[in-house]
RNA sequence: UCGUGCUAGGCGGGGAGCUAGCGGUGCCCUCUACCCGCAAUCCGCUCAAGCGGGGCUGAAUGCCCGCCCGAGGGUAGGCACCAAGGGACUGUUGCCGCUAAGUAGUGUUGAGAGCCUGGUCCUGCGCGGCGAUGUCCGGCUAACUCCGUCAGGUCCGGAAGGAAGCAGCGGUACGUCGGUCACAUCGGGUGCCGCAGGGUCGCCGGGUUUGAGCUGGCUGGCGGAGAUAAGCCUGUGGACCAAUUCGACGGCGGGGCACGA
Numbered sequence: 001u002c003g004u005g006c007u008a009g010g011c012g013g014g015g016a017g018c019u020a021g022c023g024g025u026g027c028c029c030u031c032u033a034c035c036c037g038c039a040a041u042c043c044g045c046u047c048a049a050g051c052g053g054g055g056c057u058g059a060a061u062g063c064c065c066g067c068c069c070g071a072g073g074g075u076a077g078g079c080a081c082c083a084a085g086g087g088a089c090u091g092u093u094g095c096c097g098c099u100a101a102g103u104a105g106u107g108u109u110g111a112g113a114g115c116c117u118g119g120u121c122c123u124g125c126g127c128g129g130c131g132a133u134g135u136c137c138g139g140c141u142a143a144c145u146c147c148g149u150c151a152g153g154u155c156c157g158g159a160a161g162g163a164a165g166c167a168g169c170g171g172u173a174c175g176u177c178g179g180u181c182a183c184a185u186c187g188g189g190u191g192c193c194g195c196a197g198g199g200u201c202g203c204c205g206g207g208u209u210u211g212a213g214c215u216g217g218c219u220g221g222c223g224g225a226g227a228u229a230a231g232c233c234u235g236u237g238g239a240c241c242a243a244u245u246c247g248a249c250g251g252c253g254g255g256g257c258a259c260g261a
Stems, first nucleotide, its partner, number of pairs: 001261006009057003012030004020046005034054005063255006072246004077241002081238003084234003089231002091228003095224005101219003104215003112210009121198006127191002130187006136179005146171004154163003
């Protein structure tokens, strides 16, 4: 150096969590490296630690050790970027109240205040007006069951004469049309109306006393309860920064025994 046969071992690993501790099932990250049974109100073990059964591989690209890289996870910290929460501080913003500094308006052709009174308001009565109806006036209006007069005709009578009575004419009732004045009744969101009584506050008007302010529209000042969340506070979640811890996959290096040539 080559060949043959073995053994150690291997047939995924890691993080957090659970646990006295270890491993597994479960969750997460890597990755592709056997099968069956047990297992989160857990299952099985006891110091580098899954248990029970079966199978494959085996001295090297696959196993072991060391170093490097480093996905990913954990811990506590910083920051105040995003989201979230808060809102009494600053800011912004509208509302209400007070004030009258400025302004504006008004005021000796009398502000404001005080007193008296009237109206507006309510009730009652009266008057007027409007509307409706009625009385009234005029016209029309009754085949017969209204009145008067009744031609013709009808009836009674010997005659003289009498009776009833249709049409027509005249008048009138019921009804209907129209109408001014006047009268009566009823009604009202009727009236610059009158009288009387009432009347909480306000408004308008008149008279009188006093004599210089009044209004609070705009700006300003003060105060009150709000709104907003730009500044501000918090540090719950995410992101970022740095520290520490565990650390897969991967890279590099080294490595067992026996026999023979």
The RNA shown here (Bacterial large signal recognition particle RNA) has 261 nucleotides and comes from a Chloroflexota bacterium. The prediction has a mean pLDDT of 75. The sequence is in RNAcentral, with records from ENA. It matches the Rfam family "Bacterial large signal recognition particle RNA". It is annotated as a non-coding RNA gene.